[in-house]
RNA sequence: GCGGAAAUGGCUCAACGGUAGAGCAGUAGCUUCCCAAGCUGAAGGUUGCGGGUUCGAUUCCCGUUUUCCGCUCCA
Numbered sequence: 001g002c003g004g005a006a007a008u009g010g011c012u013c014a015a016c017g018g019u020a021g022a023g024c025a026g027u028a029g030c031u032u033c034c035c036a037a038g039c040u041g042a043a044g045g046u047u048g049c050g051g052g053u054u055c056g057a058u059u060c061c062c063g064u065u066u067u068c069c070g071c072u073c074c075a
Base pairs, nucleotide, nucleotide: 001071002070003069004068005067006066007065010024011023012022013021018055027041028040029039030038048064049063050062051061052060
């Protein structure tokens, strides 16, 4: 330099054009003499960034940033 993959709550991951969800963690309550375990609830996201297409974009297109993987002739 070229090609590919990934980026989504604190963490690990879903969601292949139609209201962004789950598990764990944290938090409140119930239970318990206390703790743990268990049960219930609520909160937490401008989907890496900037544009475009569309009635509607995490999803499609372009650019860009970071991380990972692979390839790279001649002298």
Molecule: transfer RNA
Organism: Clostridiales bacterium